[in-house]
This is a predicted structure of a 73-nucleotide RNA (transfer RNA) from a Bacteriovoracaceae bacterium. Its mean pLDDT, the model's own confidence on a scale to 100, is 82. Its Rfam family is "tRNA". It is annotated as a transfer RNA. Taxonomically the source falls in Bacteriovoracaceae (Bacteria, Bdellovibrionota, Bacteriovoracia, Bacteriovoracales).
RNA sequence: UGGGGAGUGGCGCAGUUGGUAGCGCAGCAGACUGUUAAUCUGUUGGUCGUCGGUUCGAGUCCGACCUUCCCAG
Numbered sequence: 001u002g003g004g005g006a007g008u009g010g011c012g013c014a015g016u017u018g019g020u021a022g023c024g025c026a027g028c029a030g031a032c033u034g035u036u037a038a039u040c041u042g043u044u045g046g047u048c049g050u051c052g053g054u055u056c057g058a059g060u061c062c063g064a065c066c067u068u069c070c071c072a073g
Base pairs, nucleotide, nucleotide: 001072002071003070004069005068006067007066010025011024012023013022019056027043028042029041030040031039049065050064051063052062053061
């Protein structure tokens, strides 16, 4: 320098054909227990890497850039 993959709550990930983003763990509150843990119930938290574009509508499509990994040179 060229090609390709990845970037979504604190962490690991899903989100298929564009229609107002979800699961597990963690956190918080409660129940249970002599206490802790475990278990159960409820619940907070994300403008989806950044900036633009297309569209009535973008995590999803298009362009540029940033970070990271792989391959080639």